[in-house]
Molecule: RNase P RNA; transfer RNA
Organism: uncultured bacterium
């Protein structure tokens, strides 16, 4: 020079004119209320915010999605278990995370380097379409065998009964061949009638043990055991961890309102009947019923719907210096940085920068270039942090691979 | 502010335990016809996207994206 990989950074500059919010001053102005008093006025405290004046502040890397997780509030809360929802190498980090950061396994890429919900399938249950002989302690289409029974022909035998040859109906195998995403270890020699982990060597892969290395996930040797037990848990399930709910329209406080009513339920007291039942009666006691007042709870309905806090000093920024491979952790310095309450931070001009394009003109013909145009992102608080995702014009910086060419 | 539904041809809808995306209507194309209609055949799909787990995803997990309804 080509082509990649991995992090960081950046988020326009300056002027001038017009404007928009907070905040503090001050300076008029306006409302309460107290004093005085020559009744014109005058001083004192509070309070308002449409007015003037200076003077300070005034979006972000994501303020977005609201996907996790804290903080803060308020509501329940004796403890476990269990449901229900989540998380899933390992070890750290943290306030806490489903985040981060280093390592160990796996797959992928020629490398830098990248993805990984990565516990368990040998606790059970389910699933596996289509094709196919067979989808799970399966199976025989197409082949292979003819050792075993059955038949056939033929030889020996006197005869039970033997050899010999076909045959492929009983059966036998699973080496090939097919089918599939997947078909019960791979190659080689023995074996057999054919074959077959049926035996063996050697490779893989499991599971047991034994030692090394490592904090640990794991690796790494040996030994034994023919064990070869497939796949799916982001299917149900098991293990093992973590979760009480609700969200600033949470909540506190002041003011304001709570006028007249409806529904049920209960509780007291009264007062009238009525029935029962003692009792000579008056009346007393239990019992049911029906209004009536007050009282308490709940529920409809109706009134008030103003204001002040929470609310921005925080697990904060920034810069160093120690510690830790690192996420982070600690010391010290410094700084104060929106806080509205439907919602501000904008508009306009010049000008400078950066991109892209046209391009007078000049030359060593490849290239420099006055000067115009167009363009200059995604987006914007709303109780607050830690993250993940997502969007994003240009630009700039560090590291590192591979492949060419030259020294 | 905070909280829940949902997404499938052009429109309205199916799709059983994950196993060949399916109907009616509309478009379009040919055919009958003198022409139009009707009728017949044909066509018309990245199941919102993008990644994941499975031999295999409209389905099942994560993220976006878009539309919809609520709450003092």
């Nucleotide at each position: 020079c080509g082509a990649g990989a991995a992090g960081c950074u950046g988020g326009g500059g300056c002027a001038g004119u017009c404007g928009c919010u907070c905040c503090a001053c001050g300076g008029g102005g306006c409302c309460u209320u107290c004093c005085u008093c020559u009744c014109g006025g005058g001083g004192g405290a509070g309070g308002c915010g449409a007015c003037c004046g200076c003077g300070g502040g005034g979006a972000g890397g994501a303020a977005a999605g609201u996907c996790c997780g804290g903080g803060c509030u308020c509501c329940a809360u004796g403890g476990g278990c269990a449901a229900a929802g989540g998380u899933g190498g390992u070890u750290g980090c943290u306030a806490a995370c489903g985040g981060c950061a280093a390592c160990c396994g796996g797959c992928c890429g020629u490398g830098a380097g990248g993805c990984u919900a990565g516990g368990g399938a040998a606790a059970g249950u389910g699933c596996a379409a289509c094709a196919g002989a067979g989808a799970g302690u399966a199976g025989a289409c197409c082949g292979c065998c003819g050792a075993u029974c059955a038949c056939g022909c033929u030889c020996c035998g006197u005869a039970a009964g033997g050899g010999g040859c076909g045959c492929a109906g009983a059966g036998g195998c699973a080496a090939g061949g097919g089918u599939g995403a997947a078909a019960c270890g791979g190659u080689g020699c023995g074996g057999u009638a054919a074959g077959a982990g049926c035996g063996c060597a050697c490779c893989a892969g499991c599971g047991u043990c034994u030692c090394c290395g490592g904090a640990g996930a794991c690796g790494g040797a040996g030994a034994c055991g023919g064990c070869u037990u497939g796949g799916u848990a982001a299917a149900c399930c098991c293990c093992a961890c973590c979760u009480g709910g609700a969200g600033a329209a949470a909540g506190a406080c002041c003011a304001a309102a709570u006028a007249g009513g409806g529904a049920a339920g209960g509780g007291c007291a009264u007062g009238u009947g009525g029935c029962g039942u003692c009792a000579g009666c008056c009346u007393g006691c239990g019992u049911c019923c029906a209004g009536c007042u007050u009282c308490c709870u709940u529920c409809c309905g109706g009134g008030u719907u103003g204001g002040u806090c929470g609310u921005u000093c925080g697990a904060g920024g920034c810069g160093g210096g120690c510690g830790g491979c690192a996420a982070c952790g600690u010391c010290c310095g410094u700084c104060c940085c929106a806080g509205a309450g439907a919602a501000a931070u904008g508009a306009c001009u010049g000008u400078c920068g950066c991109g892209u394009u046209c391009g007078a003109u000049c030359c060593u013909c490849g290239g420099a270039g006055a000067g115009g145009a167009c363009g200059u992102a995604c987006a914007g608080g709303a109780c607050c942090c830690g993250g993940c995702u997502u969007a994003c014009a240009a630009g700039g910086c560090u590291u590192c691979u591979c492949g060419c060419a030259c020294c | 502010u905070c909280c829940c539904c949902u997404g499938u041809g052009g429109u309205g809808u199916a799709a059983u335990u994950g196993g060949u995306a399916a109907c009616a209507c509309a478009g379009c194309u040919g055919u009958u016809u003198u022409u139009g209609g009707u009728a017949c055949a044909g066509u018309c799909a990245u199941u919102u996207c993008a990644g994941g787990u499975u031999c295999a995803a409209g389905u099942c997990c994560u993220g976006g994206c878009g539309g919809g309804g609520g709450a003092a």